[in-house]
RNA sequence: GGGGCCGUAGCUCAAUCGGUUAGAGCAGCCGGCUCAUAACCGGCGGGUUGCGGGUUCAAGUCCUGCCGGCCCUA
Numbered sequence: 001g002g003g004g005c006c007g008u009a010g011c012u013c014a015a016u017c018g019g020u021u022a023g024a025g026c027a028g029c030c031g032g033c034u035c036a037u038a039a040c041c042g043g044c045g046g047g048u049u050g051c052g053g054g055u056u057c058a059a060g061u062c063c064u065g066c067c068g069g070c071c072c073u074a
Stems, first nucleotide, its partner, number of pairs: 001073007010026004019057001028044005050066005
């Protein structure tokens, strides 16, 4: 240089054929339980879906340009 895959919460990952409020676990915070801590139970908060543009009534999902990571190849 050429080709392919990936990027969603602090972390690991879901999200059907594009569809009506973007979720789960862990972590965090608050409470319960306990003499206390852990475990366990209940609750709460946390997202410009990497960035920009386009298509569409509607985009995490489709198209496109960048940015970043990984793999193959010369």